[in-house]
Context: one part of a larger RNA
RNA sequence: GCCAAGGAGUUCAUCUCUGUGGCAAGGGUAAUUGCUUACGGCAAGCACCCAAAGGGAAACCAAUUGUCCGCAGCUUCGGCGAGGGACAUGGUAUUAACUUGCCACAAGUCACAGGGAUGUUACCCGAAACCGGUCGAUCUAACCUACAGCAGGAUGAAGCGAACCUGACGGUUUGUGGAGGUCCGAAGCGGUGCUGUGUGCAUGCGUUCGUAUGACUGUUGGUUAGGGGUGAAAAGCCAAUCGAGAUCGGUAAUAGCUGGUUCCUGCCGAAAUAAGCCUAAGUUUAGUCUCGAUGGAGAUGCCCUAUGCGGUAGAGCCACGGAUUUGUGAGUUUGGGGGAGAAAUCCUUCGCUUACUUGUUCAACUCCAAACGUGUAGGGAUCGUAGAAGUCGGGAAAAAGGGGCGCUGGGGUAAACUUGCGUCUCUAUGGGGGAACAACCCUCUCUAUGGUUAAGGUCCCAAAGUAUUUGCUAAGUGUUAAAGGGCGAAGGGUGUGCAUCACCCGAGACAGAUGGGAGGUAUGCUUAGAAGCAGCAAUCCUUUAAAGAAAGCGUAAUAGCUCACCAUUCAAGGUCAUGUGCCCUGAAAAUGGACGGGGCUAAGCAAAUCACCGAUACCAUAGUCCUCCGAAAGGAGUGAGGUAGGCAGUGCGCUCUGCGUGGGCAGAAGCAUUUUCGUAAGAAUUUGUGGACCGCGUAGAGAUGAGAAUCUUGGU
Numbered sequence: 001g002c003c004a005a006g007g008a009g010u011u012c013a014u015c016u017c018u019g020u021g022g023c024a025a026g027g028g029u030a031a032u033u034g035c036u037u038a039c040g041g042c043a044a045g046c047a048c049c050c051a052a053a054g055g056g057a058a059a060c061c062a063a064u065u066g067u068c069c070g071c072a073g074c075u076u077c078g079g080c081g082a083g084g085g086a087c088a089u090g091g092u093a094u095u096a097a098c099u100u101g102c103c104a105c106a107a108g109u110c111a112c113a114g115g116g117a118u119g120u121u122a123c124c125c126g127a128a129a130c131c132g133g134u135c136g137a138u139c140u141a142a143c144c145u146a147c148a149g150c151a152g153g154a155u156g157a158a159g160c161g162a163a164c165c166u167g168a169c170g171g172u173u174u175g176u177g178g179a180g181g182u183c184c185g186a187a188g189c190g191g192u193g194c195u196g197u198g199u200g201c202a203u204g205c206g207u208u209c210g211u212a213u214g215a216c217u218g219u220u221g222g223u224u225a226g227g228g229g230u231g232a233a234a235a236g237c238c239a240a241u242c243g244a245g246a247u248c249g250g251u252a253a254u255a256g257c258u259g260g261u262u263c264c265u266g267c268c269g270a271a272a273u274a275a276g277c278c279u280a281a282g283u284u285u286a287g288u289c290u291c292g293a294u295g296g297a298g299a300u301g302c303c304c305u306a307u308g309c310g311g312u313a314g315a316g317c318c319a320c321g322g323a324u325u326u327g328u329g330a331g332u333u334u335g336g337g338g339g340a341g342a343a344a345u346c347c348u349u350c351g352c353u354u355a356c357u358u359g360u361u362c363a364a365c366u367c368c369a370a371a372c373g374u375g376u377a378g379g380g381a382u383c384g385u386a387g388a389a390g391u392c393g394g395g396a397a398a399a400a401g402g403g404g405c406g407c408u409g410g411g412g413u414a415a416a417c418u419u420g421c422g423u424c425u426c427u428a429u430g431g432g433g434g435a436a437c438a439a440c441c442c443u444c445u446c447u448a449u450g451g452u453u454a455a456g457g458u459c460c461c462a463a464a465g466u467a468u469u470u471g472c473u474a475a476g477u478g479u480u481a482a483a484g485g486g487c488g489a490a491g492g493g494u495g496u497g498c499a500u501c502a503c504c505c506g507a508g509a510c511a512g513a514u515g516g517g518a519g520g521u522a523u524g525c526u527u528a529g530a531a532g533c534a535g536c537a538a539u540c541c542u543u544u545a546a547a548g549a550a551a552g553c554g555u556a557a558u559a560g561c562u563c564a565c566c567a568u569u570c571a572a573g574g575u576c577a578u579g580u581g582c583c584c585u586g587a588a589a590a591u592g593g594a595c596g597g598g599g600c601u602a603a604g605c606a607a608a609u610c611a612c613c614g615a616u617a618c619c620a621u622a623g624u625c626c627u628c629c630g631a632a633a634g635g636a637g638u639g640a641g642g643u644a645g646g647c648a649g650u651g652c653g654c655u656c657u658g659c660g661u662g663g664g665c666a667g668a669a670g671c672a673u674u675u676u677c678g679u680a681a682g683a684a685u686u687u688g689u690g691g692a693c694c695g696c697g698u699a700g701a702g703a704u705g706a707g708a709a710u711c712u713u714g715g716u
Base pairs, nucleotide, nucleotide: 001716002715003714004713005712006711012119013118014117015116016115017114018113019112020111021110022109023108026050027049028048032044033043034042035041036040054061055060065088066087067086068085069084073080074079089104090103091102092101093100123260124259126257130250131249132248133247134246135245141224142223143222144221146219147218148217149216150214152184153183154182155180159176160175161174162173163172164171165170188211189210190209193207194206196205197204226242228238229237230236263651264649265648266647267646268645273286274285275284276283277282289395290394291393292392293391294390298383299382300381302380303379304378305377306376307375308374309373310372314368315366316365321362322361323360324359327356328355329354330353331352332351335350336349337348338347339346340345401426402425403424404423405422406421407420409419410418411417430443431442432441433440437484446623447622448621449620450619451618452617456613457612458611459598460597461596465610467609468608469607470606471605472604478600479599491585492584493583495582496581497580498579499578500577502575503574504573512569513568514567515566516565518542519541520540523537524536525535548563551562552561553560624640625639626637627636628635629634652705654702655701656700657699658698659697660696661695662694663693670689671688672687675684676683677682
């Protein structure tokens, strides 16, 4: 891992609601006792409980009749009208009073079954912990007791002897000697690096390394015990367990947390929001879902009209407030600087104040002002007596949301970011398309068969046009947009199509070729020089077909070469600009590579047309279920997706019990297998095996259904 078996909403008490039944202004007995055909009944038991009256803290006081509307129903079609609604009225508390609150026009109670709440282990498994009693120092820590062990080698302290020196103390040399938390190195003890190797019933092995007469190592016996010990201190160690040992008990501790929670079908079908909470992983209330009752005629997310409300987008600012650019004018006694004047004073400049002007700007500005939203009324549409709206009650789940689009909302450089509002969608939803792809497009999904379409497509893969018409593109641009998914910017292009404005043009344009391109003059100034061409000023006149006091190159300055301009030649369109379609460039990423692929010059792009393909859509036929009508037969439908969840049918299956009725050695159950039936859970049946029990109907009881829980046990 697989297989088999086991494995999770139960019990009692109280409360509450629903259903069924008994009795009913009442209902019921409990313990207990008696009887009995004896573990089941019958009777007694009237203590007690609930209801029958409420209000008030209490003292205390103490309630029901009437009028109107009106559903069902009845009807003599006028109306009556249970239940229901409204208004009066009554009781009581408060109060001086008014008012206000609660209550009143009588239905309960007991049993059984089911839904829910609280307590109880309370659907099941799961802590880390806390507390108490015991057991541990054969491991290990420290100490005590008595013992044991440490090859060999090296070094050579003190002390002592001898010789020599010396006045003395003493010194030198040499020998002896054998000290030391001395040195090298076995045993022993340890455990540094290889971050070697290894995980072997749990720290080993190899090599290297430290220490090895000492604060050394070991042995025997003993002492210290759990908030305690011991510790040359690492929160180390205290029996493979230590930031509080182990074991038994409290104990099924608790867990707002994780995981799991077992048969079928039918109807409806959510929420991830608001408010509160030591609240944010939870829970309470509301909203949203479901079921039932009541109610009895309107309801509404849509559209139109009319009439109100609004201050957002935008816009504006001599319309206010704030910020802010320019210009002009005026004032400045007492602002600063400069100038003139002997001074008074005057002039000028900056600043300030003010008027006008010009330009920009605002979530917390508004003279303006949409779209749009919203209130009311009327009309339409849709839904509704096959029962809507409303009201009451039982049961929930949920309160982690996600994406697209719009507001080009707020925050952010941005994000598959975050936080809002609206809407669609996924969640909880399948089918077709998008190559693949929860939320993009189409469409909604009972079963079967056939047809028609949607989105999207029609060369091949691959169903359907190598369809038609007219253009464009030459870049494999493209064939992806139809939202995403890697898009392609500013800028540039004498690539090419279309449209338009202006100008030139057989009195010859544009381009090319040939020729001319002069004189005053080297203009004046400046300068070493300045001659068209360093710079400054001016930029005239003449001859001309035309020619600048010169648009470039050039020289030290000249020279020289072009240009403008003119003529000739040639011969028909040319030049400039604007808008727009397609295209090119701009364009760089890491394994080789993507239009889905092949491939395509259309099978690309733009515009138009006709066919066809294409889904669980739509239509047709047959059937099932649901809802409604109906006595039934049958009919109608505006019905049939679904997670959490509610409700229902009911139903299927398992074990046991009562009653009834059956099968079985001529072969029960079980196991394997065949066929049939049922929407399904399942049922019946064939054959083999097996070898003794097993059903069916009805009523009841439940330790009643397995694929998951790192589930438990066993097998393999």
Molecule: large-subunit ribosomal RNA, domain II
Organism: Candidatus Woesearchaeota archaeon